[in-house]
Predicted 3D model of a 529-nucleotide part of an RNA (large-subunit ribosomal RNA, domain I) from a Planctomycetales bacterium.
The RNAcentral record of the full RNA draws on ENA.
Its mean pLDDT, the model's own confidence on a scale to 100, is 82.
Context: one part of a larger RNA
């Protein structure tokens, strides 16, 4: 000096734990806001700070229900001062206050209705008034409007990625979607949505790279209505040659593809019937049962040995619709608190189903007449989108521009296009449910995590501390013990830190606290130079 041992120090591994997450299933609930939200900012206590509540009536006031002897939240222990068997504290439902902000409104917007009132007679624009309704928040989930690049094609430009990101509107517990001018094929189905299979399959495709169906089949769940229009009456208006005519507004009629309706004609009939709040007309009351939103009963042990402590041990019992779970000085069916099972609301709130009140309601056949039967629409051309289809033989659907029909002797469609054949009736509208999500509550599970994991966050005060003009970015930090019993009392010493003692304790585990690994330093030591 090195190596290696040893005893210490630093450190915070590693074991163990769990308050904390995370995932997943059920069932709930699916909004809250002008009656003033979400979300803040300052308050509020006998006490400084924080969080948690609350709102100048400020850890909280009334009523009602519920429970039970303690209570005046936490971090936080003690003081003060009070409260409670005349029922506090707490826990449920109701109400009451609820500063300033923030949609933030004495505003703006929309409908209606009034009253007023230009150029400009009539009027109309404009103003002004009044109801009444909107307006902002909010996790996914939808539908709609606009809509990329990286990337991949091993470069790249059609193409992909993707109608994804992302931006904007706008809903509703769901939302879109739906009653066939569909499908299919010589056989038939018969709204819609969702799975599963059809199938990586017919196809698409620099026929690259990838893109990628449908039909039938299977299943979930089921539900079918209203209107335009011919026709009849009725109010208004407007124009009349007073015969009307034409235009609105309501009321009846009608609503269909074996084509239906209108008009005329016939029969039967109006009641012991049938139907109803989610479409199908529409608006609520009541009972019955039942669910939430406090709770409340709820079986069954003891002994002895070790131990600090027994719930392990070891004897002998008992209960069980209850041996899920948690806690209690070690591991407890029978100690505690719960579990199985029964059972409970004065008050809010919700459900289904039957019921009563309530509400609505004629049916069917027939010949003839051809009156209706959704128009700048269908359909052509051009140019573009969407369909698994990239222009291709490109149908069917949309949409921009230029054109444009025909009413059942009619019209679409069946993948250019004709024809025969099939099937369907477009240019109005509505519809539960089965399907999609979870910001949230209840309750339950995990061959899920266990503090450098698991959320970014188990910790008095996480989106905190800090950081960035700013958007925005963002940590670390967890364990004494059973129990504070948290070390009186004595020594040292700057009267401080730290130490010795002495006490507690099962142990000092002593607050820089369980365990206490390495690196790292320290000192003793052995052996080598």
């Nucleotide at each position: 000096g090195g190596c290696g041992u040893g005893u210490g120090g630093c450190g915070g591994a590693u074991g163990u734990c769990u308050u904390g997450g995370u995932g997943c299933c059920a069932g709930g609930a699916g909004g809250c806001g002008a009656u003033g939200a979400a979300g803040g900012g300052c308050g509020u206590g006998g006490a400084a700070g924080a969080c948690u509540g609350c709102g100048a009536a400020a850890a909280g006031c009334c009523c009602g229900g519920g429970g039970a002897a303690g209570c005046u939240g936490u971090c936080a222990a003690a003081c003060a001062a009070g409260c409670g068997u005349u029922g506090a504290u707490c826990c449920c439902g109701g109400g009451g206050u609820c500063c300033c902000u923030g949609a933030a409104u004495u505003a703006u917007c929309g409908u209606g209705c009034g009253c007023u009132g230009a150029a400009u007679c009539c009027a109309u624009a404009g103003g002004c008034g009044c109801a009444c309704g909107a307006g902002g928040c909010c996790a996914a989930c939808g539908c709609g409007g606009g809509g990329a690049a990286c990337u991949g094609a091993a470069a790249c430009a059609u193409c992909u990625c993707a109608g994804u990101a992302c931006c904007c509107g706008c809903a509703g517990g769901a939302a879109a979607g739906g009653a066939a001018a569909g499908c299919a094929a010589c056989a038939g189905c018969g709204a819609u949505u969702u799975c599963c299979c059809c199938a990586g399959u017919a196809g698409c495709g620099g026929c690259g790279a990838g893109c990628g169906a449908a039909a039938a089949g299977g299943a979930a769940a089921c539900a079918g209505c209203c209107u335009a229009a011919a026709c009849c009456g009725u109010c208004c208006c407007g124009c009349u040659u007073c015969g009307g005519c034409g235009g609105g507004g309501c009321g009846g009629g009608g609503u269909c593809g074996u084509g239906g309706g209108g008009c005329c004609c016939g029969u039967c009939g109006u009641a012991c019937g049938g139907a109803g709040u989610u479409a199908c007309a529409a608006a609520a009351u009541c009972g019955u049962c039942u669910g939430c939103u406090a709770g409340a009963a709820g079986a069954a042990u003891c002994c002895g040995a070790u131990g600090g402590a027994a719930a392990g041990c070891g004897g002998a019992a008992c209960c069980a619709c209850a041996g899920c779970g948690g806690g209690u000085g070690a591991c407890a069916g029978u100690c505690c608190c719960g579990u199985a099972u029964u059972c409970g609301a004065a008050a809010g709130c919700g459900g289904a189903a039957c019921g009563a009140u309530c509400u609505c309601c004629g049916a069917c056949g027939g010949a003839g007449u051809c009156c209706c039967c959704g128009a700048g629409u269908a359909g052509g051309c051009c140019c573009g989108g969407u369909c698994a289809c990239g222009u291709g033989a490109a149908a069917c659907c949309c949409g921009g521009g230029c054109u444009g029909a025909a009413u059942c002797c009619g019209g679409g469609a069946g993948g250019a296009c004709c024809a025969u054949c099939u099937c369907c009736c477009a240019a109005g509208g509505c519809u539960a449910a089965g399907u999609a999500c979870u910001c949230c509550c209840u309750g339950g599970c995990g061959a899920c995590c266990g503090a450098u994991a698991g959320u970014g966050a188990a910790c008095g005060a996480c989106g905190u501390a800090g950081g960035g003009c700013g958007a925005c970015c963002g940590a670390a930090c967890g364990g004494u013990g059973a129990a504070a019993a948290g070390a009186a009392c004595c020594c040292c010493u700057g009267c401080u830190a730290g130490g010795g003692g002495a006490g507690c304790u099962a142990a000092a585990a002593g607050a820089a606290c369980c365990u206490g690994a390495a690196a790292c330093c320290a000192c003793a030591u052995g052996c080598c130079u």